[in-house]
Formats: sequence, structure tokens, C1' cells
RNA sequence: GCCCCUGUGGCGCAGCCUGGUUAGCGCACUGGACUUUUAAUCCAUUGGUCGUGGGUUCGAAUCCCACCGGGGGCA
Repeated sequence: GCCCCUGUGGCGCAGCCUGGUUAGCGCACUGGACUUUUAAUCCAUUGGUCGUGGGUUCGAAUCCCACCGGGGGCA
């Protein structure tokens, strides 16, 4: 230098191909129940504007372009 994969709450992931209601799941955090207490279990709640910028569109996490970060391959 070229190619491929990847970036979504504190953490791990789905959703993208096929644009459309309020972006979901698990864990964690917080509150409550239970318990003599802790742990475990159960219930509830909070937290994202989807890596950044721009474009297309009535409408973008999703399509297009550029850039940035991480991983891998070729030279």
C1' cells in the first nucleotide's frame, strides 16, 4: 500500500441482506420482596439518540461516500 471482518447502554450480543409503531436480549447497577444476616431466587426500574461527518429518502442502526478505531490476510 491493497483486501476482508468488525464498531449498537458499564460489559457481552441480536437487529442491517428486505429502510417504517417506542432499537431489543442477557449480565451488571439501583430499588423492593424473601431471609436472623449474607448469598441465591423472584419482581420492578434506570441507562443508547447505533464509531465520526456528509449524502439519498416523506422516513436511515439499516442504503451510498469519506474518515477514525480494533482484528486478520497478502505484499

Transfer RNA from an Acidimicrobiales bacterium, 75 nucleotides, folded computationally. The prediction has a mean pLDDT of 81. It matches the Rfam family "tRNA". Rfam's curators write: Transfer RNA (tRNA) molecules are approximately 80 nucleotides in length. It is annotated as a transfer RNA.